[in-house]
About this RNA:
This is a predicted structure of a 103-nucleotide RNA (Glycine riboswitch aptamer) from a Gammaproteobacteria bacterium. It was read from a public genome assembly, where an Rfam model found it. The coordinates come from a structure-prediction model, not an experiment, and the mean pLDDT is 76. NCBI's taxonomy places the organism under Bacteria, Pseudomonadati, Pseudomonadota, Gammaproteobacteria.
RNA sequence: GCGAUCUCUGGAGAGCGAUCGCGCUGAAUCGGCGAUCCACCGAAGGGGAGCCGCGCUGGUAGAAGCGCGCAAUCUCUCAGGUCUUAAGGACAGAGGGGCAAGG
Numbered sequence: 001g002c003g004a005u006c007u008c009u010g011g012a013g014a015g016c017g018a019u020c021g022c023g024c025u026g027a028a029u030c031g032g033c034g035a036u037c038c039a040c041c042g043a044a045g046g047g048g049a050g051c052c053g054c055g056c057u058g059g060u061a062g063a064a065g066c067g068c069g070c071a072a073u074c075u076c077u078c079a080g081g082u083c084u085u086a087a088g089g090a091c092a093g094a095g096g097g098g099c100a101a102g103g
Base pairs, nucleotide, nucleotide: 006095007094008093009092010091015038017037018036019035020034021033022032039082040081041080045078046076047075048074052069053068054067055066056065057064
């Protein structure tokens, strides 16, 4: 000096949905918790495939075909997340030492 880990900071998107149950209450509503259904989001994680490369067939060579490897913020929506908000969060920025003063 570089990389990884770690610390701090920033960090988007999507539900004011329906039904039922429980608690609160004299009763009910609101709010809270839970369950089921529907709808939705993509930036934990995960899956998919490209250019290209290699191999095989072809065979003078080639075209073409098949197989393997192969990226993402693309795509899928398994997982996760969306009904006040905590956690998580791809990614990004900062993070050498000594002395003194102040708080």